Large-subunit ribosomal RNA, domain I from Thermosipho sp. 1063, 548 nucleotides, folded computationally. The coordinates come from a structure-prediction model, not an experiment, and the mean pLDDT is 84. The organism belongs to Thermosipho, within Bacteria. Rfam family: Bacterial large subunit ribosomal RNA.
[in-house]
Context: one part of a larger RNA
RNA sequence: GGCGCGCAGUGGAUGCCUAGGCGGCAGGAGGCGAAGAAGGGCGUGGCAAGCUGCGAAAAGCCUGGGGGAGCUGCAAGCGAGCGUAGAUCCCGGGAUACCCGAAUGGGGCAACCUGUGUAGCUGGUGAGGCUACACACCCGAGAGGGGGCGAACCGGGGGAAGUGAAACAUCUCAGUACCCCGAGGAGGAGAAAUCAAACGAGAUUCCCUGAGUAGAGGCGAUCGAAAGGGGAGGAGCCUAAACCGGCGAGGGAUCGUCGGGGUAGUGGGACAAGUCCGGGCGUGAGCCGGGGAGUGAAAAAUUCUUACUCUAGCCGAAAGGUCUGGGAAGGCCUACCGGAGAGGGUGAAAGUCCCGUAGGCGAAAGGGUAAGGACUCUCUGGGGCUUGAUCCCGAGUACCACGGGGCACGAGGAAUCCCGUGGGAAUCAGGGGGGACCACCCUCCAAGGCUAAAUACUCCCUGCCGACCGAUAGAGGAUCCAGUACCGUGAGGGAAAGGUGAAAAGCACCCCGGAAGGGGAGUGAAAGAGACCUGAAACUGCGUGCCU
Numbered sequence: 001g002g003c004g005c006g007c008a009g010u011g012g013a014u015g016c017c018u019a020g021g022c023g024g025c026a027g028g029a030g031g032c033g034a035a036g037a038a039g040g041g042c043g044u045g046g047c048a049a050g051c052u053g054c055g056a057a058a059a060g061c062c063u064g065g066g067g068g069a070g071c072u073g074c075a076a077g078c079g080a081g082c083g084u085a086g087a088u089c090c091c092g093g094g095a096u097a098c099c100c101g102a103a104u105g106g107g108g109c110a111a112c113c114u115g116u117g118u119a120g121c122u123g124g125u126g127a128g129g130c131u132a133c134a135c136a137c138c139c140g141a142g143a144g145g146g147g148g149c150g151a152a153c154c155g156g157g158g159g160a161a162g163u164g165a166a167a168c169a170u171c172u173c174a175g176u177a178c179c180c181c182g183a184g185g186a187g188g189a190g191a192a193a194u195c196a197a198a199c200g201a202g203a204u205u206c207c208c209u210g211a212g213u214a215g216a217g218g219c220g221a222u223c224g225a226a227a228g229g230g231g232a233g234g235a236g237c238c239u240a241a242a243c244c245g246g247c248g249a250g251g252g253a254u255c256g257u258c259g260g261g262g263u264a265g266u267g268g269g270a271c272a273a274g275u276c277c278g279g280g281c282g283u284g285a286g287c288c289g290g291g292g293a294g295u296g297a298a299a300a301a302u303u304c305u306u307a308c309u310c311u312a313g314c315c316g317a318a319a320g321g322u323c324u325g326g327g328a329a330g331g332c333c334u335a336c337c338g339g340a341g342a343g344g345g346u347g348a349a350a351g352u353c354c355c356g357u358a359g360g361c362g363a364a365a366g367g368g369u370a371a372g373g374a375c376u377c378u379c380u381g382g383g384g385c386u387u388g389a390u391c392c393c394g395a396g397u398a399c400c401a402c403g404g405g406g407c408a409c410g411a412g413g414a415a416u417c418c419c420g421u422g423g424g425a426a427u428c429a430g431g432g433g434g435g436a437c438c439a440c441c442c443u444c445c446a447a448g449g450c451u452a453a454a455u456a457c458u459c460c461c462u463g464c465c466g467a468c469c470g471a472u473a474g475a476g477g478a479u480c481c482a483g484u485a486c487c488g489u490g491a492g493g494g495a496a497a498g499g500u501g502a503a504a505a506g507c508a509c510c511c512c513g514g515a516a517g518g519g520g521a522g523u524g525a526a527a528g529a530g531a532c533c534u535g536a537a538a539c540u541g542c543g544u545g546c547c548u
Stems, first nucleotide, its partner, number of pairs: 001547009015533001016499002020469002022466007029458002031149002039100003042055003046078002050074002061094006070082003105114003115135008137146003153184001154182005164171001168218001194201002205232005215223002236450003239394001243260007265428001267393004271388007279288003289380006302374010313361003319334005335352002337341001343355003399423007409435001430445005486493002506532001509520004
């Protein structure tokens, strides 16, 4: 020196644990904001750095309810107090709520600077200071509204590329990502100018199927329906015009506005004519009686009652002995409850010790749902039928050409839908569609609008679950003071870090040492549990056997 072994050290693997995550199910809630939000800054405690709470009334104030013995947050200590005259704590309502922030009197490098008006306080009736209120912009006649924030979901306006095609350009990725606008608890769509097929259906939406079919496609890669069938859900309405009337304008033709009227595809309506029908009273406005509808679909406020429910809570059965042990819930013996043997805790493994569980009970106040009442609106004078070559039935529209886009459909035989440019109809004897186009036939009424439910999502609340993780895992983030430390000019990137013990009983006292640390002593079941469970390996040291 090497190898081996032993004993220590270092180190923090492994095992066990879980305070935190992950995934899901059911229900709830689905918004907050100029009455100043979200998010912050700065303050606020007797001593107070941080976190939490709160806001100059500042770990809080008032009030209603719950609760019942302790309390002054995390968080010990000292000090000083509070509480059965009911505190702390929990829930409802209210008060206060500095400064910044949409930020809004003006300015500004956020949390700062600085005005004007009115009223008030102080001051000397002054100067100055202080307090309250008002003063941004947009829409609106005004009343009033808007603005900003928010996880995903939704509608709309814009809109890639990596990629695939084994290269690549059409194509694909994909109308995806991303940007912008808007809305709501949903949003969008929606009451046939729809489908169908010679039979018929009857708004929309969503699911299953049809079907990887029909088709599209450098017929490559790939893209990819619809009808129909089965389910979920189920709801239908209002206008424009013709015509009548009021008011206004105009010299007039006529126009505007308000009210009536009217709303359809077996065409409807207006108007005219004919015909049939109509509660009572009143000349009439209207009244009585009767009918219908509605708290948000289609007008709109408000309020009461009842029931259920949410936001605190409450009751809730039944076990002892003995043995081992530091400790009994374990072993043994003998019992009991069970509408409760879910789960958690307790010095180990508890139905009967604690919290709970099954089952019941409970709200002054605020919220939700449902029903009913008040209440509000409306009909009751028009309605049905027939006839009519009188009038109306949504125009720069439909449609056509060209250029694009969207439709599963890439210009194709390319219908249908939308946009740009140009052209440009008809009013029922009319018009659209049925995949070029034409005829016959069938079917439906565009160019105005509204509309629940079934559907999508989960920042958030409650309960529950897991052949999910167990600290290099699981969220980036477990009691860890994390979007922190740290990095970056910035956008942005982004950690590490859990475990004494049943209980601090956290080692009084003595010794060595400046201390750190150690040796005794003591606590404890254990201190080889002492700032910590267990404590692998690499690595280090000491000792020793063998080899050299």